[in-house]
């Protein structure tokens, strides 16, 4: 430079095809248990890469930009 994939909470991952309340698991915060921790319950807290476009509605579908992996030169 050319291509393909891919980007979702601190961290890991579903959901994108076939547009409809962004789910789960680790962490973390608070409670319950306990002599204290651990572990086990129960509760909260927190994400869609950036801009733009379609659209009643965008994480999805369309454009450009970043960035990251592979491959080709």
């Nucleotide at each position: 430079g050319c291509g393909a994939c891919c980007g979702u909470a601190g961290u890991c991952u579903a959901g994108u095809c076939u547009g409809g309340c962004a789910g789960g698991a680790c962490u973390c915060u608070g409670g319950c248990u306990u002599c204290c921790c651990a572990a086990g319950c129960c509760a909260g807290c927190g994400a869609c890469c950036c801009g733009g476009g379609u659209u009643c509605a965008a994480a999805u579908c369309c454009c450009g930009g970043c960035g990251g992996u592979c491959g080709c030169a």